[in-house]
Context: one part of a larger RNA
Molecule: large-subunit ribosomal RNA, domain IV
Organism: mouse gut metagenome
RNA sequence: GCAUUGCCAAGGAACUCGGCAAAAUGGCCCCGUAACUUCGGGAGAAGGGGCGCCCGUCGAAAGACGGGCCGCAGGGAAAAGGCCCAAGCAACUGUUUAGCAAAAACACAGGCCUAUGCGAAACCGGAAGGUGAAGUAUAUGGGCUGACGCCUGCCCGGUGCUGGAAGGUUAACGGGAGCGGUCAGGGAGACCGAAGCCGCGAACUUAAGCCCCAGUAAACGGCGGCCGUAACUAUAACGGUCCUAAGGUAGCGAAAUUCCUUGUCGGGUAAGUUCCGACCCGCACGAAAGGCGUAAUGAUUUGGGCGCUGUCUCGGCAAUGCAUCCG
Repeated sequence: GCAUUGCCAAGGAACUCGGCAAAAUGGCCCCGUAACUUCGGGAGAAGGGGCGCCCGUCGAAAGACGGGCCGCAGGGAAAAGGCCCAAGCAACUGUUUAGCAAAAACACAGGCCUAUGCGAAACCGGAAGGUGAAGUAUAUGGGCUGACGCCUGCCCGGUGCUGGAAGGUUAACGGGAGCGGUCAGGGAGACCGAAGCCGCGAACUUAAGCCCCAGUAAACGGCGGCCGUAACUAUAACGGUCCUAAGGUAGCGAAAUUCCUUGUCGGGUAAGUUCCGACCCGCACGAAAGGCGUAAUGAUUUGGGCGCUGUCUCGGCAAUGCAUCCG
C1' cells in the first nucleotide's frame, strides 16, 4: 500500500447520476392498525407492550395470573422484514438475450376478426403417407388486442379481401378467308401456274384475370386550409370561401409522446432543468400497432419522507491475509 473484517466524538445523505455500499429492522405472544378496494385484499400496514430466574394459586399438562430476585443487556449466542407517501409502465403467477440487458419486452386468461362441413382448412412430403385428430364449428388453423371497469367515433377515394356478372379487354386450343414457297404443265419471252407437300395466317369461337359494379376499417390505412365577426381590450359561440373519401368524436394532454422549454401557475425545498397538481399554443396524443381509469402484484422506473448509519464533513484506530523491508 491492497484485500477482508471490527470500532468511532459531534453532525446525520451535507456523499453521489442515484442512500450505491453499509447501518438499521428482525423471532414468538398480546394490543392496535389508514386511504383505497375487484370486499378477497391492502395487513406482518403503521404504531405500541411483553419475553430470564425463584415462590405461590389454578390446571392433567401446555400455560395463565399474583408476589419476589439478578444483570448494562432475559428471542442474553446463532438464525432472524426497515417502514411510509406520491407518480409512470405492465393487470396478475410466469418467460427471456446459456456468456454485458430480467424489463414498461414475450407470454397470459379475456376480447375481436378471419379461414375451415371433414379425404376440413393449415402444415410436412416428389408421392405414398403423416400432423391436424382417433378431433368435427362450444372444434381446429391464422391475425390483431391483452385481467377488470367505462368505452372503442368519422372516412370504402387508394391498396387488400369478399361478392357480382351485363359490357370492354384477354391465352392456348378450335377455325380456316387469304397469302407465299415448291413443280407437272402452259408461254418466244416476261411470266402464269392444277393437285400434292411445305410455310405464314384474317374473321369467328373462347376461361380466369384485369377494367367495371357493389360490400368490407377490432382489413392496410386516413382523419384539412384561409379570411372575417360580440358596445374596453382580448377571444370568437357565429359567418364566408377553397379543398377532401372523410376532415380527430369521447377521453387524455409540456406526457416513456412538447422542438421552442428549466412553457406558465400552484405544491413541496432556505434554494427544485427532476417530482406532484393544474392550464392547453397536442413542433408531432387519441380510441383493439386500442383510448381513459383501476384494487392487488413488481429483484421494474421516478420524486418525497421517517428510521438508520464512516456515503460524507474527515479522517482515526485495530485484527487477519497479501505485498514490501531486515535477518